[in-house]
RNA sequence: CGGUGAGGUAGAGGUGCAAACAAGAUUAGUAACUAGCAGGAGAAUGACAACGAUGAUUGUUAGCGAAAGGAUUGUUUGCCGAAGCGUAAUAAGGGUCAAACUUAUUACUGCUGGUAUGCUUUUGAACAAGAGGUGUACUGUCAUGCAGGAAAUAGGUGCAUGGAGAACUACUGAUCGA
Numbered sequence: 001c002g003g004u005g006a007g008g009u010a011g012a013g014g015u016g017c018a019a020a021c022a023a024g025a026u027u028a029g030u031a032a033c034u035a036g037c038a039g040g041a042g043a044a045u046g047a048c049a050a051c052g053a054u055g056a057u058u059g060u061u062a063g064c065g066a067a068a069g070g071a072u073u074g075u076u077u078g079c080c081g082a083a084g085c086g087u088a089a090u091a092a093g094g095g096u097c098a099a100a101c102u103u104a105u106u107a108c109u110g111c112u113g114g115u116a117u118g119c120u121u122u123u124g125a126a127c128a129a130g131a132g133g134u135g136u137a138c139u140g141u142c143a144u145g146c147a148g149g150a151a152a153u154a155g156g157u158g159c160a161u162g163g164a165g166a167a168c169u170a171c172u173g174a175u176c177g178a
Stems, first nucleotide, its partner, number of pairs: 001177004007172005014080001016079008033063006042051001045098004083112003086108008113139011141163007
C1' cells in the first nucleotide's frame, strides 16, 4: 500500500418493535345468583366422581348484577431478530384422567428486512383487533446493468432487475500478500 472480515463497539430503516403502569369505554343490562311459571330426564368432547322427581339440561317473567382477554388514550422503560410465527419437549391450570385449549421455559441455527392494504383461514362478544397464507403498493439496505454528472476509476443522483437481517454501514482490531 492492497485484499479478506474472526471478534468487539457504535449506528440507520419508521405510522419501527416489545413490555409495564393508570384511566374510562366496549364486553352488558350479558353470565352467575334469587323468586315464580312451563316442562319432564339427563347435561357437559369421552370415561369416572359429584349434581338431578326435594325437578336436571332448557324456555319465559321479575329482581339484583359482574369479570377476564382484546382494543384506545396517556406515561415510563428496554431495544433494531427489535420482535412475531412454526415444530418438538417439559411444567402449571381446571373435581380426576385423556384429548383439545391457555400460560411459561428450553431447543432448532426452521420461516419472516419493514410498513400499508385486498382476499382467505383461524382466535375473538364484535363489523374492533390479533395470528397464518397469498397478491399488490411503498420504503430501507446490498449487488448488477444503463444514463447523466464529475479532473478521475470516488462520494453522490435517476431508472431497471435481483437477494436477504447470522444481514447492512462506520470505527477498532485480527489475518494474508507485496
Predicted 3D model of a 178-nucleotide RNA (Lysine riboswitch aptamer) from Oceanobacillus halophilus. Model confidence (mean pLDDT): 75 of 100. Taxonomically the source falls in Oceanobacillus (Bacteria, Bacillati, Bacillota, Bacillaceae).